FMN riboswitch aptamer (RFN element) from Oceanobacillus saliphilus, 148 nucleotides, folded computationally. Taxonomically the source falls in Oceanobacillus (Bacteria, Bacillota, Bacilli, Bacillaceae).
């Protein structure tokens, strides 16, 4: 260093201000937020010194993926023996971008204008409030064992 496996820790942000109304952080004006991995013509650092190498580093709308929801269900709990519930894994559903600029080349750069956001609840319709959730989790970091 490679591969397998185990343990520990970490692992989501956001309604300022105003309008209407009996009532809205839910409507209207306006404000505000962007999980994780990949991709990079950005930027930074180091090495090399002729234009190269290495590391780090910018995508909500590109590729993939998680939470929610649906199906199935290894296994488990309860049982009035009819069934009910929890649930690993697997499958499914699941939202949104254009224009201009530079350039050999841009869905990631620069400029401008757009657009999107699970479920349940609520004196009134929610990305932002409350709740499931002190949960789960893509994954990240560190450590142990074994392996070539």
């Nucleotide at each position: 260093a490679u591969a397998u496996u185990c343990c520990u820790u970490c692992g989501g942000g956001g309604u300022c201000g105003g309008g209407u109304g009996a009532a809205a952080u839910u409507c209207c004006c306006a404000a505000u937020c962007g999980g994780c991995g990949g991709u990079a013509a950005u930027g930074a650092a180091g090495c090399a010194c002729u234009u190269g190498c290495u590391u780090c580093u910018a995508a909500g709308u590109c590729c993939g993926u998680g939470a929610c929801c649906c199906g199935u269900g290894c296994g488990g709990u309860u049982u009035u023996c009819g069934a009910a519930c929890c649930a690993a894994g697997c499958g499914g559903u699941g939202g949104a971008u254009c224009u201009g600029g530079u350039g050999c080349a841009a869905a990631u750069c620069c400029a401008g204008a757009a657009c999107c956001g699970a479920c349940a609840g609520u004196u009134a319709a929610a990305g932002u409030c409350u709740g499931g959730a002190u949960g789960a989790g893509a994954g990240a970091a560190g450590g142990g064992a074994u392996u070539u």